[in-house]
Context: one part of a larger RNA
RNA sequence: CGUCGGAGAUUUGAGGGGUUCUGUCCUUAGUACGAGAGGACCGGGAUGGACGAGCCUCUGGUGGACCUGUUGUGGCGCCAGCCGCAGCGCAGGGUAGCUACGCUCGGACGGGAUAAGCGCUGAAAGCAUCUAAGUGCGAAACCCGCCCCAAGAUGAGAUCUCCCUUAAGGGCCGUCAGAGACGAUGACGUUGAUAGGCCGCAGGUGUAAAGUCAGAGAUGGCAAAGCCGAGCGGUACUAAUUGCCCGAGCGC
Numbered sequence: 001c002g003u004c005g006g007a008g009a010u011u012u013g014a015g016g017g018g019u020u021c022u023g024u025c026c027u028u029a030g031u032a033c034g035a036g037a038g039g040a041c042c043g044g045g046a047u048g049g050a051c052g053a054g055c056c057u058c059u060g061g062u063g064g065a066c067c068u069g070u071u072g073u074g075g076c077g078c079c080a081g082c083c084g085c086a087g088c089g090c091a092g093g094g095u096a097g098c099u100a101c102g103c104u105c106g107g108a109c110g111g112g113a114u115a116a117g118c119g120c121u122g123a124a125a126g127c128a129u130c131u132a133a134g135u136g137c138g139a140a141a142c143c144c145g146c147c148c149c150a151a152g153a154u155g156a157g158a159u160c161u162c163c164c165u166u167a168a169g170g171g172c173c174g175u176c177a178g179a180g181a182c183g184a185u186g187a188c189g190u191u192g193a194u195a196g197g198c199c200g201c202a203g204g205u206g207u208a209a210a211g212u213c214a215g216a217g218a219u220g221g222c223a224a225a226g227c228c229g230a231g232c233g234g235u236a237c238u239a240a241u242u243g244c245c246c247g248a249g250c251g252c
Stems, first nucleotide, its partner, number of pairs: 001152001005163007015149004021049007033038001051106005059100004066093005071086006110144003117137004164251001169246004173189005194239003197235005203228003211222004
């Protein structure tokens, strides 16, 4: 820009893409078969591998704005207590998120039409013959079925609702994240829990400082303390103010 008024939802599916793998074990059954040795078809069940998708409950990884220990040195006048720098100084842990080594799921089943092949009926050719007329089975291949995209499918589809009483609706702007390079997408904007703060909880560290008690002291107790990112819930304290712009002219 188009889709023959303008919108908001919900859709159909022309067409396209994806998937398409396989082992072992148990059973049927030591059956059929076979002199024996050996040893099935068909059918039923279990469990793996590789591959793919999703996810973070579990097991781990990461987690440089979380907690703790600690070395050297500098600083806050000194002690104590803290802070800077040294690869995050080093070291031990670790929430959310992101992850695999972790978890869940998938390639199932069925239908159609067939290939080789196997037939039925059956003449030409009194027989025979799956084929000439006719007709039935039969593969991971083909077409569906399963998953995803999809009306620029210009052949531009359909349904519902709204506006035609200046609109319906959308954008700008602001607070944001389950979204993200920017656009976009999604949530919210006081008729408000969108983000921050605060409160509580979960969770992580691992028992703060000060005081006091014990001990000569180091240290230990009072104390699951103190501190704490992203998680869950609550709460208008702070910021989402006020506004502006676009947008049919009644639809050949």